[in-house]
RNA sequence: CGGGGUGUAGCAUAGUGGUAGUGUACGCGGUUUGGGACCGUGUGGUCCGGGUUCGAUUCCCGGCUCCCCGA
Numbered sequence: 001c002g003g004g005g006u007g008u009a010g011c012a013u014a015g016u017g018g019u020a021g022u023g024u025a026c027g028c029g030g031u032u033u034g035g036g037a038c039c040g041u042g043u044g045g046u047c048c049g050g051g052u053u054c055g056a057u058u059c060c061c062g063g064c065u066c067c068c069c070g071a
Base pairs, nucleotide, nucleotide: 001070002069003068004067005066007064010024011023012022013021018054026042027041028040029039030038047063048062049061050060051059
């Protein structure tokens, strides 16, 4: 420098146009003498900008991050 891929909650990870889930972590409550474990409940997220659409995590364009391949 060229090509391909990735980006979603603190962490990990699903979601191919219509309310964004799961595990773990965290807050509260129950259980326990206490802790742990367990049970119930709750908070918190779509990399950035633009476009298409009634509606975008999803489709299109550009940028950025990281990974892979080639030179």